[in-house]
Molecule: small-subunit ribosomal RNA
Organism: Fischerella sp. CENA298
RNA sequence: GAUGAACGCUGGCGGUAUGCAUAACACAUGCAAGUCGAACGAAACCCUUCGGGGUUGAGUGGCGGAUGGGUGAGUAACGCGUGAGAAUCUGCCAACAGGUUCGGGACAACCACUGGAAACGGUGGCUAAUACCGAAUGUGCUCAACAGUAAAAGAUUAAUCGCCUGUUGAUGAGCUCGCGUCAGAUUAGCUAGUUGGUGGAGUAAGAGCCUACCAAGGCGACGAUCUGUAGCUGGGAUGAGAGUCCAAACAGCCACACUGGGACUGAGACACGGCCCAGACUCCUACGGGAGGCAGCAGUGAGGAAUUUUCCACAAUGGGCGAAAGCCUGAUGGAGCAAUACCGCGUGAGGGAAGAAGGUCUUAGGAUUGUAAACCUCUUUUCUCAAGGAAUAACACUGAAGGUACUUGAGGAAUCAGCAUCGGCUAACUCCGUGCCAGCAGCCGCGGUAAUACGGAGGAUGCAAGCGUUAUCCGGAAUGAUUGGGCGUAAAGCGUCCGUAGGUGGUUUAGUAAGUCUGCUGUUAAAGCAUCUGGCUUAACCAGAUAAAAGCAUUGGAAACUACUAGACUUGAGUGCAAUAAGGGUAGAGGGAAUUAAGAGAGUAGCGGUGAAAUGCGUAGAUAUUCUUAAGAACACCGGAGGCGAAAGCGCUCUACUGGGUUGCAACUGACACUUCGGGACGAAAGCUAGGGGAGCGAAUGGGAUUAGAUACCCCAGUAGUCCUAGCCGUAAACGAUGGAUACUAGGCGUUGCAAGUAUCGACCCUUGCAGUGCCGUAGCUAACGCGUUAAGUAUCCCGCCUGGGGAGUACGUACGCAAGUAUGAAACUCAAAGGAAUUGACGGGGACCCGCACAAGCGGUGGAGUAUGUGGUUUAAUUCGAUGCAACGCGAAGAACCUUACCAGGGUUUGACAUGUCGCGAAUCUUCCUGAAAGGGAAGAGUGCCUUCGGGAACCGGAACACAGGUGGUGCAUGGCUGUCGUCAGCUCGUGUCGUGAGAUGUUGGGUUAAGUCCCGCAACGAGCGCAACCCUCGUACUUAGUUGCCAGCACUUCGGGUGGGCACUCUAAGGAGACUGCCGGUGACAAACCGGAGGAAGGUGGGGAUGACGUCAAGUCAGCAUGCCCCUUACGUCCUGGGCUACACACGUACUACAAUGCUACGGACAAAGGGCAGCGAGACUGCGAAGUCAAGCAAAUCUCAGAAACCGUAGCUCAGUUCAGAUCGCAGGCUGCAACUCGCCUGCGUGAAGGAGGAAUCGCUAGUAAUUGCAGGUCAGCAUACUGCAGUGAAUUCGUUCCCGGGCCUUGUACACACCGCCCGUCACACCAUGGAAGCUGGUCACGCCCGAAGUCGUUACCCUAACCGUUCGCGGAGGGGGACGCCGAAGGUAGGACUGGUGACUGGGGUGAA
Repeated sequence: GAUGAACGCUGGCGGUAUGCAUAACACAUGCAAGUCGAACGAAACCCUUCGGGGUUGAGUGGCGGAUGGGUGAGUAACGCGUGAGAAUCUGCCAACAGGUUCGGGACAACCACUGGAAACGGUGGCUAAUACCGAAUGUGCUCAACAGUAAAAGAUUAAUCGCCUGUUGAUGAGCUCGCGUCAGAUUAGCUAGUUGGUGGAGUAAGAGCCUACCAAGGCGACGAUCUGUAGCUGGGAUGAGAGUCCAAACAGCCACACUGGGACUGAGACACGGCCCAGACUCCUACGGGAGGCAGCAGUGAGGAAUUUUCCACAAUGGGCGAAAGCCUGAUGGAGCAAUACCGCGUGAGGGAAGAAGGUCUUAGGAUUGUAAACCUCUUUUCUCAAGGAAUAACACUGAAGGUACUUGAGGAAUCAGCAUCGGCUAACUCCGUGCCAGCAGCCGCGGUAAUACGGAGGAUGCAAGCGUUAUCCGGAAUGAUUGGGCGUAAAGCGUCCGUAGGUGGUUUAGUAAGUCUGCUGUUAAAGCAUCUGGCUUAACCAGAUAAAAGCAUUGGAAACUACUAGACUUGAGUGCAAUAAGGGUAGAGGGAAUUAAGAGAGUAGCGGUGAAAUGCGUAGAUAUUCUUAAGAACACCGGAGGCGAAAGCGCUCUACUGGGUUGCAACUGACACUUCGGGACGAAAGCUAGGGGAGCGAAUGGGAUUAGAUACCCCAGUAGUCCUAGCCGUAAACGAUGGAUACUAGGCGUUGCAAGUAUCGACCCUUGCAGUGCCGUAGCUAACGCGUUAAGUAUCCCGCCUGGGGAGUACGUACGCAAGUAUGAAACUCAAAGGAAUUGACGGGGACCCGCACAAGCGGUGGAGUAUGUGGUUUAAUUCGAUGCAACGCGAAGAACCUUACCAGGGUUUGACAUGUCGCGAAUCUUCCUGAAAGGGAAGAGUGCCUUCGGGAACCGGAACACAGGUGGUGCAUGGCUGUCGUCAGCUCGUGUCGUGAGAUGUUGGGUUAAGUCCCGCAACGAGCGCAACCCUCGUACUUAGUUGCCAGCACUUCGGGUGGGCACUCUAAGGAGACUGCCGGUGACAAACCGGAGGAAGGUGGGGAUGACGUCAAGUCAGCAUGCCCCUUACGUCCUGGGCUACACACGUACUACAAUGCUACGGACAAAGGGCAGCGAGACUGCGAAGUCAAGCAAAUCUCAGAAACCGUAGCUCAGUUCAGAUCGCAGGCUGCAACUCGCCUGCGUGAAGGAGGAAUCGCUAGUAAUUGCAGGUCAGCAUACUGCAGUGAAUUCGUUCCCGGGCCUUGUACACACCGCCCGUCACACCAUGGAAGCUGGUCACGCCCGAAGUCGUUACCCUAACCGUUCGCGGAGGGGGACGCCGAAGGUAGGACUGGUGACUGGGGUGAA
């Protein structure tokens, strides 16, 4: 785009078309074929001028019922289409010619009798004809001729109409032939009247059409036969066309008429509305017997998703009959029903912004519906009513459609809009509901709490009396490719060669004209398509005219090409001659090395084997070693990218036979060529059969190891086999994954064989040619990879093969095979992919390079003990919540007795503990009492403030109602912000250019170098950004400035304390600039970057430390810091209070503290910091207490006062290796402090008690220098509580060979079937469910052919039986001709029966396959 469509929702009108596609299923009822009295007789009725006339139904007779109308079952066929042809017929029609004479006998109707329920008859009698019969005639027919045969009908209105014969024509029909006409080879052979001939029969006519005889033919790979399907065509749909699909309507042909068979009549039938027979079915019946055939028009039932009125009329067109009038006509003309299709028209037009109301959305402003409505003006197509009123008939009467079309008038916007869609393809977006549910879906896909995809709504888009869906066909689809595809890797080159048919084929001459080209002619029906014109108001529709390709056929021409005939040629091909290389093949002979075995010698304890072992062999003498003998198999070095062969394949040497190649010469043949369906031959390994052989190796098998297991990899043995002979098999990743042949199209570098030239004494070398075999590469090709004179380039010829993945190279069938199996080779079902090449990542028990306390080298720990603390688990009314590998676990928490607090129990409260707004009261506030665990509840009293424009106002308390508050309730997978981690790793990107079809690449890779993508060099790249580095803070050096609260060298005073005067030199404080940059020297390096060493310097190569964290990853963490969308609660999931809990405790883990002691502990004495804090504070000092602490109290908002005595350390003394003078848990008693309050549940002091623990298994952590280790101090939090955290200083090491390994990371490269990215992907069995399918003992259908039996109707034949008006003969009795019947025979439908072929259904059981959720 289309449809004979159907379904869903909806539906105003008209025109034109169309309307059982399914059950060729069954049919009630009515109609669809009659007509003629001018062919005939008779009857009834009516009229009559009595002469007759008219009408009607039945009968005889004529013509027509073979047309028209329906359907598509059958048919793969001369059925159809197209073009030819000869051996034919043709009623009615037209033309011409001739004729139409004379006779005869019957039968219906009718009458009588009679059978039957009916249908329908029977017997006798009468009768007419254009019915029937005879004779005559002859242009006819047969025949060479003679001869024979053989026609007619009349009627009437007097004009004609008929009848017979013949010749033509026209029309129609029959027959024959060429070509074309679906699928299957898993149908390969078919055929007996079959093929041909002769004689005969038969027909309108040719013919095996039929029959007898004879011959043995005919068809088939160019697809016979068989099976399935199907009416064919003009045409229709689609398409640019070529094609593909269809065969409704209209038209041509064919076939059929309940199923099967048959003939009759006729011009024509083997006959839709005729006959006979058989069968099935239905109906009537008096049970004896009869009737019927809608695939005609309507209509009914059934079937189905589905297809109309039991209408009007013969007015028109056409048909039958008739002289005509006319009759008949479900053909036809019309109407009805159906949006079934096509076409046309309408449902109003113009104005109208307060952009109304309502709806929807909202960021709450607005937006949209929307000029849409309302409202104003106008029109009347349509509608309603009324009046008039056709053409359609060149034709007088006559109009079904029809009072229709059309015209006119009136009325009044009045009567008329839906359907689908809105994620992309694809025009059109929001809200609500739902929550992987319900559902959608053409493909991709959507839906798991913010769905533009489901359902509803608003809006929008598209089409519109329709709109969507479904089904089917064509297109897009170059996706079966002639036009117009492919086969190296995506599906696809047979394993290789030989070769028949077939296809294709070198140069040249002449001829022919089959192909080819061209002209004329015929035909290709009409309709349709196309163009033009015209008619309906337009269109659809209709009419007229014109044009038209291609096909087929006749005929004329041309001769280039193909073909054919005849001839010639040599370049393709082959032969010859002369050479030559080779693991080419077959057979025979010979050879040595090695291995194993046997014999002998000599010799002793192991051998062998592996990652390491063991099994095994060996004291009965192995292995190793020497000699001899035997056997079988394979042939080291040469050996090569090399050679040969069709491929498989071929390797010691020699001989014989044999095949092919190459080079040279140019003697011979003269296109002899290429390819090749079917066919044939060869064909690795394994395997099979028979007979040999058997050293080594070695499936199966045994043993030993390995392992969780190990039916494996490794080891020790070892059977088939491997070898030979004869035969079979016929497959391989049989690969260059690349069929063969020929020609053409840049080169460069190798190598093998031969030849020529040059050179040489000769051989090499060099150059060239031919033939092979390799690498690189241009043009070109290719999806890319790649190929590239050995093409995957450019062309021609021939063959084979492919058409999404799986099912499946499976099933069935067939062929071959001894078997194994091979060849050929599907379908159901299922999926939306499977696949190729390349790209970027990620990954690898891949590779190269590099880095990091990553390993190594060291030091100290953890893991064992006790305690502290966190977590899990358990428990509980509650043990609130979060964090969970690294990157949770002394984490949020920089400090849970109440509070905190979010949890639990109980008691209260409801506009609320907190915010804003409205109303009105009262100042606020303070004191006391009762009750209660408190919150809360109740009561009494005191108190009258501030500002003012005098109206009131501000703050506050309590009250009322409503908006609202409130939520540590949920979602960190809706979010913001912040944070962790890879990782302070060196990376991550962009612009322009270039390359690539593209994804992408390049830059960013490479050579060096660096801590670094740091820098240099090179380079189709050139630049740039975020990162690195630097800039910032701090520590280290010196200087300048400044000098109190800091300092004191020199001076003075001094209570001896920088205390005071004085000073700012020093220390210090805190501001500034300086200093370090590979700057200098030497070496290395590439004249670079840079590295190594040195000098100077306080500091040297980033001087130490800190802050600083690229693009991104982990849906990482946090809704309980805060903020926030959505959801949820609202006398509660809010809020207040008391008490409890977060502190529990069989257990497990993490992180710490203290220890286990002598490098120690205890006692006494002595020394040296830094950085901090302090007014609800730090608190000197004095006094009291053993002490924690208490009382009084100076100073200090701090370089001034204070916390504040630093400790390890040093000195002296004791302890003497022990559960101790180590260690300190636990417990008892007595105290102190904070605080409303230390019971659950704080810290500290004193005295007493004195547990485990004697250096910590597997495993594991930190650290590279002022670091580890060790020692103390301070701070924040805080009423109180520190083994935690954050800082500070003191003392102060050891080791680093190095990068093999473990972990993590960076860069390059490689493989990949991964991309959620290896925590990936993914294979098979088993179990369960469902689906389709193969096999199967059987059971049950259908179709087909064939054998036999029976055999209706009927044609034909026979007949000695019966009947018989016309005609002939007659002896008048009859006979003959002809006809009918019966009987018999051939054929013969249906039926019966036997065996078979093909194809379905079903089937216990069984085989594999597909799909399915974790």